[in-house]
RNA sequence: AUUUUGGUUUAGAUUGAAUGUUGGUGGUAUGUUUUAUAUAUGUAAGUUGGAUGGUAGUAUAGAGAAGUUUGUUUUUUGGGUGGUGAGUGGUGAAUGGGUGAGUAAUAUAUUGGAAUGUAUUGAGUAGUGGGGGAUAAUUGAUUGAAAGAUUAGUUAAUAUUGUAUAUGUUUUGAGAGAGAAAGUAGGGGAUUUUUGGGUUUUGUGUUAUUUGAGUGGUUGAUAUUUGAUUAGUUAGUUGGUGGGGUAAAGGUUUAUUAAGGUGAUGAUUAGUAGUGGGUUUGAGAGGAUGAUUUGUUAUAUUGGGAUUGAGAUAUGGUUUAGAUUUUUAUGGGAGGUAGUAGUGGGGAAUUUUGGAUAAUGGGUGUAAGUUUGAUUUAGUUAUGUUGUGUGUUUGAAGAAGGUUUUUGGGUUGUAAAGGAUUUUUGUUAGGGAAGAAAAGGUUGUUGUUAAUAUUAGUGGUUGAUGAUGGUAUUUGAAGAAUAAGUAUUGGUUAAUUAUGUGUUAGUAGUUGUGGUAAUAUGUAGGGUGUGAGUGUUAAUUGGAAUUAUUGGGUGUAAAGUGGGUGUAGAUGGUUAUUUAAGUAGGAUGUGAAAUUUUUGGGUUUAAUUUGGGAAUUGUGUUUUGAAUUGGGUGAUUUGAGUGUGUUAGAGGGAGGUAGAAUUUUAUGUGUAGUAGUGAAAUGUGUAGAGAUGUGGAGGAAUAUUGAUGGUGAAGGUAGUUUUUUGGGAUAAUAUUGAUGUUUAUGUUUGAAAGUGUGGGUAGUAAAUAGGAUUAGAUAUUUUGGUAGUUUAUGUUUUAAAUGAUGUUAAUUAGUUGUUGGGUAAUUUGAUUGUUUGGUAGUGUAGUUAAUGUGUGAAAUUGAUUGUUUGGGGAGUAUGGUUGUAAGAUUAAAAUUUAAAGGAAUUGAUGGGGAUUUGUAUAAGUGGUGGAUGAUGUGGAUUAAUUUGAUGUAAUGUGAAGAAUUUUAUUUGGUUUUGAUAUGUAUGGAAUUUUUUGGAGAUGGAGGAGUGUUUUUGGGAGUUGUAAUAUAGGUGUUGUAUGGUUGUUGUUAGUUUGUGUUGUGAGAUGUUGGGUUAAGUUUUGUAAUGAGUGUAAUUUUUGUUAUUAGUUGUUAUUAUUUAGUUGGGUAUUUUAAUGAGAUUGUUGGUGAUAAGUUGGAGGAAGGUGGGGAUGAUGUUAAGUUUUUAUGGUUUUUAUGAUUAGGGUUUUAUAUGUUAUAUAAUGGUUGGUAUAGAGGGUAGUUAAGUUGUGAGGUGGAGUUAAUUUUAUAAAAUUGAUUGUAGUUUGGAUUGUAUUUUGUAAUUUGAGUGUAUGAAGUUGGAAUUGUUAGUAAUUGUAGGUUAGUAUAUUGUGGUGAAUAUGUUUUUGGGUUUUGUAUAUAUUGUUUGUUAUAUUAUGGGAGUGGGGGAUAUUAGAAGUAGGUAGGGUAAUUGUAAGGAGUUUGUUUAUUAUGGUAUGUUUUAUGAUUGGGGUGAAGUUGUAA
Repeated sequence: AUUUUGGUUUAGAUUGAAUGUUGGUGGUAUGUUUUAUAUAUGUAAGUUGGAUGGUAGUAUAGAGAAGUUUGUUUUUUGGGUGGUGAGUGGUGAAUGGGUGAGUAAUAUAUUGGAAUGUAUUGAGUAGUGGGGGAUAAUUGAUUGAAAGAUUAGUUAAUAUUGUAUAUGUUUUGAGAGAGAAAGUAGGGGAUUUUUGGGUUUUGUGUUAUUUGAGUGGUUGAUAUUUGAUUAGUUAGUUGGUGGGGUAAAGGUUUAUUAAGGUGAUGAUUAGUAGUGGGUUUGAGAGGAUGAUUUGUUAUAUUGGGAUUGAGAUAUGGUUUAGAUUUUUAUGGGAGGUAGUAGUGGGGAAUUUUGGAUAAUGGGUGUAAGUUUGAUUUAGUUAUGUUGUGUGUUUGAAGAAGGUUUUUGGGUUGUAAAGGAUUUUUGUUAGGGAAGAAAAGGUUGUUGUUAAUAUUAGUGGUUGAUGAUGGUAUUUGAAGAAUAAGUAUUGGUUAAUUAUGUGUUAGUAGUUGUGGUAAUAUGUAGGGUGUGAGUGUUAAUUGGAAUUAUUGGGUGUAAAGUGGGUGUAGAUGGUUAUUUAAGUAGGAUGUGAAAUUUUUGGGUUUAAUUUGGGAAUUGUGUUUUGAAUUGGGUGAUUUGAGUGUGUUAGAGGGAGGUAGAAUUUUAUGUGUAGUAGUGAAAUGUGUAGAGAUGUGGAGGAAUAUUGAUGGUGAAGGUAGUUUUUUGGGAUAAUAUUGAUGUUUAUGUUUGAAAGUGUGGGUAGUAAAUAGGAUUAGAUAUUUUGGUAGUUUAUGUUUUAAAUGAUGUUAAUUAGUUGUUGGGUAAUUUGAUUGUUUGGUAGUGUAGUUAAUGUGUGAAAUUGAUUGUUUGGGGAGUAUGGUUGUAAGAUUAAAAUUUAAAGGAAUUGAUGGGGAUUUGUAUAAGUGGUGGAUGAUGUGGAUUAAUUUGAUGUAAUGUGAAGAAUUUUAUUUGGUUUUGAUAUGUAUGGAAUUUUUUGGAGAUGGAGGAGUGUUUUUGGGAGUUGUAAUAUAGGUGUUGUAUGGUUGUUGUUAGUUUGUGUUGUGAGAUGUUGGGUUAAGUUUUGUAAUGAGUGUAAUUUUUGUUAUUAGUUGUUAUUAUUUAGUUGGGUAUUUUAAUGAGAUUGUUGGUGAUAAGUUGGAGGAAGGUGGGGAUGAUGUUAAGUUUUUAUGGUUUUUAUGAUUAGGGUUUUAUAUGUUAUAUAAUGGUUGGUAUAGAGGGUAGUUAAGUUGUGAGGUGGAGUUAAUUUUAUAAAAUUGAUUGUAGUUUGGAUUGUAUUUUGUAAUUUGAGUGUAUGAAGUUGGAAUUGUUAGUAAUUGUAGGUUAGUAUAUUGUGGUGAAUAUGUUUUUGGGUUUUGUAUAUAUUGUUUGUUAUAUUAUGGGAGUGGGGGAUAUUAGAAGUAGGUAGGGUAAUUGUAAGGAGUUUGUUUAUUAUGGUAUGUUUUAUGAUUGGGGUGAAGUUGUAA
């Protein structure tokens, strides 16, 4: 990097939202989700005088009185009248409105049922006769603070109560019995009259009864949340019978009786919750939700109770208890906003103490009316949704300003300004709606009626009533006038630049960002999105096929129970017939309306609104069909059993027995060790081991055969034999007739270890003790050694109990073994074919993320069961079950985190494997490390000791050479457009020289000199002055860069086109067999070609030919002191062009190849020897102090200049070197032989002088001519004699030479004197393979001078290896990998510390449920007969009845006790999580 598994996050839609910021307007909708918390104040349920007695207040006819302007005013009386406070009566107050605490079914939804009630209302039938006694109001009296209460008189009714009647109703088996009522208002006609009225009639009431509608009560079925870490529950409980009760079925209640009822299809219990239509999301299936609206339900401060009534166990009624507020004269009273508005409080958060009954609806009334916080309106809030506006058009000088820039410009931008034009909205002034029609008046018509009254229905005409509101809307006027924000701009995700900051400030949904060049932070310009809004937060759904019915998985990613058996359950062969439960078709009822959807209408449009349709996936009834599933009946044989024959086997249980080996014991022989290990030691042995021979004892295990062989359900199972027993396979048949498969709970089996009891114990061996190893060694190793291992019998129930693969049935290419059985053919010893049951290898299709699997499936299907849902926390806590215990099993949460994991790929890596190479090692040789010096570096020091380079790959490196200069450093002195460059203005030619102050830089005073070119204007060059743009920096960043360099590495590698292959990263090619120094080459080959490296080309050296001969050379010939000169160009040599070497040839070897090995020839032989030449990349390697350069910083200094100092300091450490330590040497005298270089501000000869460095001298030489320049080691004589020396030369004194302005800090050399350490160097480490190492001089560059450094050069000139076990580096390949900043990687537990959630915990506080017991308000029901008592009954006493008292039952609530559950808290304690680089070890 890939693919997969798998979680995390985001885009969309939505909201009764909240919040930041901003805010023009209209329509429409919505607005305490929290404390069912507490509530000041107003208001939300009245009405009826046509039910009633009255008449306080008010108005008035009439009557009286007084005044009088005769109009009338005042006053008294007046229920006679309109009305009507308070009361009696009727009706309503059980609706409407609020809220969701409780409730998991006494509820809701859908759909059925029978044993039922019903005020008002619709339609019928039959009535409404005649009596009685009270009572409130009111008037007195008593009492109380008040609320109110008590008592004595009086009075009415549609109040109340008998009686009469009873069509229908009701009780009863039948005779028979029971039970109603109310009036009131009206006007005209008729009739009668005692003039009061009655009768008839109309409306409205009322009584009984039947029926409808609507609406209640009750009940069946189905559906409706989570937990089994809640498995049993129930006592009126389940059923029967009798009695009671209710409108009504029923244990609804009571007496008695039976012992039932319910539950794994989840009872009981605990948590949570009003519910449906709907709402929201989604393609759908689903998920979440239950504001507004509508149906239903529960509730009204908390709990209990009844009364009234058609209806309540009553939201603005009553009673009682508790809590609480309030009042009081302390005795006692009053209250209930979850109606509407409002207030406090809570909270992130939710409106006005508005208007009106105009509309709609409700109550009441004959009605007019009246009442209504229902309703309708306005107010408030961008809370949602919908409409509309904030102008339109023109306008390039592309203005100014902003911003950016490559300084040219770009961009903001037709944007603005300016010109023209419009007026929606807003402002102002006029007109001005719809929503209103019922009712009422009048006039027709049709009913009722005797009736043209009345009244009801229905037409015409007329006609009152508007909160909203002077609002919608419309007309005119002025005037662009009154009106734009917000979020974002790295990816996801549409949109970029500058600047500040510098892992800071901050940002962040996620990934992440920020460490000096931030598209991610802050600001600005630009852009993008949206727009009166826009962001954020919260919540739901979606994406999420991450719970999978639609629609997932389980060998290795999370996930198959260790195995069998088997119940419930699920599922099931062929065939005939029947049924109709499932399933399918038709019809029909229902599925409220609203919503959603569709099509119309209508507001200027839209939202809002409205007519019709569809849909409402559901469910009830009915009918049809019979393929299929199910139920019933019958048959069948292939699934499955059973019988018969044959057969293999370590299958199981019990008993007997055998040989080898170990140990031990007795004894014989015998002598010094033995045992053990990487090496040792502990151990054992002279008291005789070990070794060896013989006899005995005992326990455990069964070599060989033996095999990816057998057998068993799995665990497992192995000497041999006896006995007993289970299962399998096969062959041909008979028999039963689907009897099958799977399986929750259950039951059984289940390695090793462990555990209880009783035996046994040879070997082995946890624990443990010694000895070693080690930094340590509680390990490994070693010597001992107990439990255990063995047996009998219990227990435990788990393993990587694995094929990491549940069981079962069917289908789908082969091939090669092996094992058991049958069969055919032929051999007749071994053979071959075929058919079945197992067990292995390979492999096609298919499948899989890949790996792999593949008739023994991980393929294709059916049946059934277990199990999984990111990683940790955790298989843990707590509770339960189980066990003697150890433990096992079932099994969470808080919290933390953005990944964890699988398979395969490429690298890197391994104290993995294979192969190969290199002075890598080995074999040699010379060193370094010890000494002294030189030189560099670290450290130290210093005013400064300028600076870079720091493992290999810094350290005689930049520096090819610091006395001044260099120079960057330091101390003083100076300078500021500058030492240097360009432009502008202006003056002077330039230049040169003398003197003076000063350390100098510089300052002052003079002298010489007036140039060159020209179109006569000026120009070029140079220099002074002034101002301004700018210069300057060896300041910083090599982690911003170019260029260049080191290193890997002169190692053989590194890529690409096309093709093939793989889902893909990738692979192939480039791998394999050979070969090479080489990816060099050959051969094979799904590869075939190509590039770059390698090689070759290039340079030098080695041989030779040709050409050319001066300054080179000289054989022959002359000549000279001398190639000196003539002559020559053969040779040497020089330098140009060629030739030559290619495994060409030959033998062996090899695949007949490539090659390799030996040989020939050749100057050279297998890249002949050196050099240059350095692939793709790595190392953020080095260099900003060579130069170039982005950014940054400095600008009277970090620039420039000057003198002196410093870089040269030195207890020390280290690198690289020079010289030594001596006799293969030193010293000294002779003799010989190079190569390659350099030279004009140079090299310098001869000569001369000095002991010498050197001085003097000046010929020659721009060089094959002259010069540097004598090469040294070597060789040959002499001397020295093993010593700190005739070794070694440091150090130091002194006298000098030379370069240079200058030699003190601080140069080099010479003479003389001095004569230090050092006698071959520890651990360790380095160079080197032939003209090499070693040794020896010599030259150049750098310089005025300075070389032990460095770059060249020749002379002399070895030894050893031809191997690869090991060390080190590299290449190729294979393999493992939890590594990819790549082993200097990654990673783990304990411990310390900070913090966090949680378990245990002596306990402590609060809440809920239960059980037992005790006290027991009010009410109701029953008992009782103490007290009171109008109607009714009776001749009378009295009775019936009713009321009060008392008592029993029931019971709210309170108390006590027990046990249970939940929550909070708790000294302390346990582990877990998270934190910066702590500690200890190093298991993978």